This is a predicted structure of a 349-nucleotide RNA (Bacterial RNase P class A) from an Oscillospiraceae bacterium. A source record names the gene rnpB. The RNAcentral record of the sequence draws on ENA. Its mean pLDDT, the model's own confidence on a scale to 100, is 75. It matches the Rfam family "Bacterial RNase P class A". Gene Ontology terms of the family: ribonuclease P activity, tRNA processing and dimeric ribonuclease P complex.
[in-house]
RNA sequence: CGAGUAAGCCGGACAGCCGCGGGUGUCAGCCGAAAGGCGGCACGUGAGGAAAGUCCGGGCUCCAAAGGGCAGGGUGCCGGGUAAUUCCCGGUGAAGGCGACUUCAAGGCAAGUGCAACAGAAAGAGACCGCCGGUGCCGCAAGGUGCCGGCAAGGGUGGAAAGGUGAGGUAAGCGCUCACCAGCGGACUGGUGACGGUCCGGCUCUGUAAACCCCACCUGGAGCAACACCGUGGCGGGACACAUUUGUUGCCCGCAAGUCCCGUGGAGGUGGCUUGAGCCGGCUGGCAACAGCCGGCCUAGAUAGAUGGUUGUCCAAGACAGGACCCGGCUUACAGGCUUGCUCGGAAA
Numbered sequence: 001c002g003a004g005u006a007a008g009c010c011g012g013a014c015a016g017c018c019g020c021g022g023g024u025g026u027c028a029g030c031c032g033a034a035a036g037g038c039g040g041c042a043c044g045u046g047a048g049g050a051a052a053g054u055c056c057g058g059g060c061u062c063c064a065a066a067g068g069g070c071a072g073g074g075u076g077c078c079g080g081g082u083a084a085u086u087c088c089c090g091g092u093g094a095a096g097g098c099g100a101c102u103u104c105a106a107g108g109c110a111a112g113u114g115c116a117a118c119a120g121a122a123a124g125a126g127a128c129c130g131c132c133g134g135u136g137c138c139g140c141a142a143g144g145u146g147c148c149g150g151c152a153a154g155g156g157u158g159g160a161a162a163g164g165u166g167a168g169g170u171a172a173g174c175g176c177u178c179a180c181c182a183g184c185g186g187a188c189u190g191g192u193g194a195c196g197g198u199c200c201g202g203c204u205c206u207g208u209a210a211a212c213c214c215c216a217c218c219u220g221g222a223g224c225a226a227c228a229c230c231g232u233g234g235c236g237g238g239a240c241a242c243a244u245u246u247g248u249u250g251c252c253c254g255c256a257a258g259u260c261c262c263g264u265g266g267a268g269g270u271g272g273c274u275u276g277a278g279c280c281g282g283c284u285g286g287c288a289a290c291a292g293c294c295g296g297c298c299u300a301g302a303u304a305g306a307u308g309g310u311u312g313u314c315c316a317a318g319a320c321a322g323g324a325c326c327c328g329g330c331u332u333a334c335a336g337g338c339u340u341g342c343u344c345g346g347a348a349a
Stems, first nucleotide, its partner, number of pairs: 001345010012314007020046002023043005029038003048320001052331002055329005060223004072219005077091005092106001093104004107214002112212002114208003128155002130151009163181006182204001184201007227271004234264007245257004278297008315318001
């Protein structure tokens, strides 16, 4: 210098003016029965790395719930982290890459059942071609053909064909025997563990469990339009003893209104709502995820939903996109730019 790989960061900047949401202070009015709301002025504040998808996990709220089991659902190598997870970190194994590094839904098909299209004789068990032995017939012979047997070595089909390669052995063959390799089982050994290493044994078992299933572990439901509080009109019930108001009829009874209380109901309002598993910096422990301690900071909270417009200057000329209970993850979208570690190749000293 080129190519690559991993991790992290930024996501137009500054200033003026106008406007909008929330907060605090202040001024004094208005609306409402109340709860509460509205207005002027000043100060200060106001979207993201994904606010998104709503795919996981948790907080919070209400409902349900003795305890246990079945069913259903989820997860699935090991160890750790965490409030928790299907997330994260560190490992193991397998696959890919020269490498840095990346990817994995990675328990069990030697418990049972199912499935394996097409091709092929045969798909979980196999004689189609072929090889070998015996024998009949034809033929001078070479050989051809029929019958009875042996053979999974070779051919052919297939994603997959009865462990692979080589040697010995055999009529031809066959783990029949041997060496190495793969697989399975056992012993010893290293490791917390997944697993690794060494030795031995018999001799070989197809694939598929994001097929049923088996095993182990986890698992109540609904969600902020949750939920809690205040509560007009309306509706229902009760009280009004003595005395008593109004209407209906002058009087009585009755009825209705009225006053008070209780219930029902829920226009409207408030809380929930943002101080939180919070953010930033430092130190300590740990390979790390992360944890602990100390210091500092307060950073939207709307309810038809604010965060915009305009002017000027500058640059690399600005992508994807916007809260709606909150938080931790994952996934997806994204113009352009920056930083660091590492790898491979080339060149120079």